[in-house]
Context: one part of a larger RNA
């Protein structure tokens, strides 16, 4: 110089604390250890592994495992050599891959020697390898951390290591700016420049919107011609900067207030992650040196396993009720998706569904009902009209095929659980909390993930303790 302190000082972050919901117990759902398996494929391991890679394992995925097959091979290139058009049809046996036999057809140029694409074999150079090494590596990526640091050029100091600039006084979310100053500048990062939401103007009007008109009405509306006012979409602008005013500050930089304002002092949210730390994570996304394999560590199939099951975690769903649950009735949405798809209205059916077929490549038609809310009623604190696990019958769907191993309905059945120890999570507002909706993957499989919208809180005195970080300074027998 740096790291380290149970060393000081100053700051800061849902770090404490103040409040609010949770987990920690129950039952199930998931993911891990661990244990079992012929195999239960690998890879992730404090924080920063564990609903995580997987945004979707019945077959296929599969990379595991048995058990049958292949061996220039399932794909792809190069040269030598025979053969044949390719292609496509049927039986046999099989569990399929293989594998045997039958059958149909005869490419194109031509100097009739051949050549040329294409199959197909034999032979070769080599193919392949989700084997291995993330401690040989590119590339991505995680974290510290959106923390305010990390550096450089010349100059100056110091025999060097190296210091100074980046320390100091104020300030800020900020090395954010003012002043000071052996410094002067400058760069990577802070900011802003970008999408997004929130006011407001112009233009812009279809399939979107209806103020006024015209018709029809059960007076709730519908239809029509039109208009472009309002909603709304879509494009340009505007608008905010401590600009204004008081006060405070060093006459700075800025603080705190106030008026205007849709919006106030970074408006709210994204995206955006600086030198570098973790020999951090990936050779199983890809690429890729080096090392293995090469009638297999390659590749085809079939059936099993990844779904096991005394245990132990982790991250969730659902519940222990009355703020509640049954029934009944009446509102009020956004975000997105749909042509191998999204499915209306009508009929069946308890329903899951099925039937039907009508619109719509969609601001036009369809998913779609939004649910909590609110109204009426019935339940009266009970293992209950709470709670739904387990099981049994009997349906539906999707797919070649739901035993292993799927989702969904019906009727019966009705476990644990009465708020949860030690400990520990999240979150400062449209947040928490709770309610539903869509979507990616997907034939079917979400309580996971990703979005949207509804209702809509409490607290914060304060920084003394825990965590973690930044700045100066301080000790050191560590580097």
């Nucleotide at each position: 110089u740096g790291a380290c302190g149970g060393g000081g000082g100053c700051c800061c972050g849902c770090a404490c604390a103040a409040g609010c919901g949770g987990u920690g117990g129950a039952g199930c759902a998931u993911g891990u250890g661990g244990u079992u398996c012929a195999a239960u494929u690998c890879g992730a391991c404090g924080c920063a592994a564990c609903g995580c890679g997987a945004a979707g394992a019945a077959c296929c995925u599969u990379a595991c495992c048995u058990g049958g097959g292949c061996u220039u091979g399932a794909a792809g290139u190069g040269c030598g050599g025979a053969a044949g058009a390719c292609c496509g049809g049927a039986g046999c046996a099989g569990a399929a891959a293989c594998g045997c036999u039958c059958u149909u057809u005869u490419c194109c140029c031509u100097u009739c020697g051949g050549g040329g694409a294409c199959u197909c074999u034999c032979g070769u150079a080599g193919a392949g390898g989700u084997g291995c090494u993330g401690c040989a590596u590119g590339g991505c990526u995680g974290u510290c951390g959106u923390c305010a640091g990390c550096u450089c050029g010349u100059g100056u100091c110091g025999u060097g290591a190296g210091a100074u600039g980046u320390u100091g006084g104020g300030u800020u979310a900020a090395g954010u700016c003012c002043c000071g100053c052996a410094a002067c500048g400058a760069g990577c990062g802070c900011a802003a420049c970008c999408c997004u939401c929130g006011u407001c103007u112009g233009c812009u009007g279809u399939u979107g919107c209806u103020a006024g008109c015209c018709c029809c009405u059960u007076u709730g509306g519908g239809g029509g011609a039109a208009g472009g006012a309002c909603u709304c979409g879509g494009c340009a602008g505007a608008g905010a900067c401590c600009g204004c005013c008081a006060g405070c500050g060093a006459c700075a930089a800025g603080c705190u207030g106030g008026a205007g304002g849709a919006a106030g002092g970074u408006g709210g949210g994204g995206a955006c992650g600086a030198c570098g730390u973790c020999a951090a994570g990936u050779c199983a996304u890809c690429a890729u040196g080096g090392c293995c394999u090469u009638u297999a560590u390659g590749u085809c199939c079939a059936g099993g396993g990844c779904u096991a099951c005394a245990c132990a975690c982790g991250u969730g769903c659902u519940a222990c009720a009355a703020u509640g649950g049954g029934c009944g009735g009446u509102a009020c949405a956004a975000c997105g998706g749909g042509u191998u798809g999204c499915c209306a209205a009508g009929c069946c059916g308890c329903g899951a569904g099925g039937u039907g077929g009508a619109g719509c490549u969609a601001a036009u038609c369809c998913c779609u009902a939004a649910a909590a809310a609110c109204c009426g009623u019935c339940c009266u604190c009970a293992g209950u009209u709470c709670g739904g696990a387990u099981c049994g019958c009997a349906g539906g769907c999707u797919g070649c095929a739901a035993c292993u191993c799927g989702c969904c309905u019906g009727c019966g059945u009705g476990a644990a659980g009465g708020u949860g120890g030690a400990a520990u999570c999240g979150c400062u507002a449209g947040u928490a909390a709770u309610g539903g909706c869509g979507c990616a993957u997907c034939a079917g499989a979400a309580c996971g993930g990703c979005g949207c919208c509804g209702u809509g809180a409490a607290u914060a005195c304060g920084u003394u303790c825990c965590c973690g970080g930044g700045c100066c300074u301080u000790g050191u027998a560590c580097a």

Small-subunit ribosomal RNA, 3' major domain from a marine sediment metagenome, 479 nucleotides, folded computationally. Model confidence (mean pLDDT): 86 of 100.